[in-house]
RNA sequence: AGAUUUCUUCGGGGCAGGGUGAAAUUCCCGACCGACGGUGACAGUUAGAUUGAACGCUUGAUCGUGUUAAGACUGAAGUCCGUGACCCACGUUUUCGUGGUUGACCCAGUGCGAGUCUGGGACCGACAGUUAAAGUCUGGAUGGGAGAAGAAAGUG
Numbered sequence: 001a002g003a004u005u006u007c008u009u010c011g012g013g014g015c016a017g018g019g020u021g022a023a024a025u026u027c028c029c030g031a032c033c034g035a036c037g038g039u040g041a042c043a044g045u046u047a048g049a050u051u052g053a054a055c056g057c058u059u060g061a062u063c064g065u066g067u068u069a070a071g072a073c074u075g076a077a078g079u080c081c082g083u084g085a086c087c088c089a090c091g092u093u094u095u096c097g098u099g100g101u102u103g104a105c106c107c108a109g110u111g112c113g114a115g116u117c118u119g120g121g122a123c124c125g126a127c128a129g130u131u132a133a134a135g136u137c138u139g140g141a142u143g144g145g146a147g148a149a150g151a152a153a154g155u156g
Stems, first nucleotide, its partner, number of pairs: 001155001004153007017029003031136002033125002035083004042075005053068005078123002087100005105121005127139003
């Protein structure tokens, strides 16, 4: 530096308040939430150590010191790319494998450039259950999981 194998740990949030009703966290007003990896014109940090540059102060010159910016580090997208859970099919078999399915964004501003920035307004959310229709309640699930961190073996 990092192929591969094994193991360990971790790995999802959310209806306040109100209306109708016999009954609703399911309807209505309103409220709230945003998994994982990538990208990221944004934001922050840069004490100490290390690398190089520009400019200033100081000096005869170095040293020293300050600023800037590079670089580095950290954070940053529900609706941009991809992944995962659920579900379906097949194989195999009762847990795996392969394949399929799998939601939602516009406008304005800035700018060389906006899918990510700033402002505004929208939109989306598996299956089963339920005195009444669920992104938020209950359940499959003390499950699975994209993946994250670490350890060992092992490779260059």
Molecule: FMN riboswitch aptamer (RFN element)
Organism: Secundilactobacillus odoratitofui